[in-house]
RNA sequence: UAUUGUAUUAUAGCGCCAGAACUUUUAAAGUUGACGAGGACAGAGUUAUCGAAUAUUCGGCGGAUGCUCUGCGGUGUGGUUACAUCGAAAUGGUUUCAGCAAAUAUGACGGGUGACUGUCAAAACAAAAUGAAAUCAAUAACUUUCA
Numbered sequence: 001u002a003u004u005g006u007a008u009u010a011u012a013g014c015g016c017c018a019g020a021a022c023u024u025u026u027a028a029a030g031u032u033g034a035c036g037a038g039g040a041c042a043g044a045g046u047u048a049u050c051g052a053a054u055a056u057u058c059g060g061c062g063g064a065u066g067c068u069c070u071g072c073g074g075u076g077u078g079g080u081u082a083c084a085u086c087g088a089a090a091u092g093g094u095u096u097c098a099g100c101a102a103a104u105a106u107g108a109c110g111g112g113u114g115a116c117u118g119u120c121a122a123a124a125c126a127a128a129a130u131g132a133a134a135u136c137a138a139u140a141a142c143u144u145u146c147a
Base pairs, nucleotide, nucleotide: 014062015061016060017059019058020032021031022030023029024028035051036050037049041071042070043069044068045067046066072087073086074085075084076083078143079142080141081140082139091137092136093135094134095133096132097131098130106121107120108119109118110117111116
């Protein structure tokens, strides 16, 4: 220095690179290949939210808190079943307020022959989800002394 085994830690715009583009010295070797916000009852399936950006952030593979169905649970009526809707802060709509962006760019200090790349600083610029308040709209049957 390389390989193998074991253990631990970190990582969901997360990880990897046979296409593609670029660099070196042609083969070959290397570089690039998603910027943050948000999101977890369980199982299966599946083409998984929101914006920012000088847009290869192209293309491919694997995965993932999304979505659909089912189960369980909450709410709508005290109880049961069905229906609707949501997920242990557990009904939907509308309005208002809140909802700390980061990269890019700039400057400084580095690494590399190069394509490229690391750290720090100061100043910015989103949307959705979500939270709070107000308001509107929400079952059916049976049963129970009444609902």
Model confidence (mean pLDDT): 79 of 100. Predicted 3D model of a 147-nucleotide RNA (glmS glucosamine-6-phosphate activated ribozyme aptamer) from Sedimentibacter saalensis. Rfam family: glmS glucosamine-6-phosphate activated ribozyme aptamer. By type it is a riboswitch.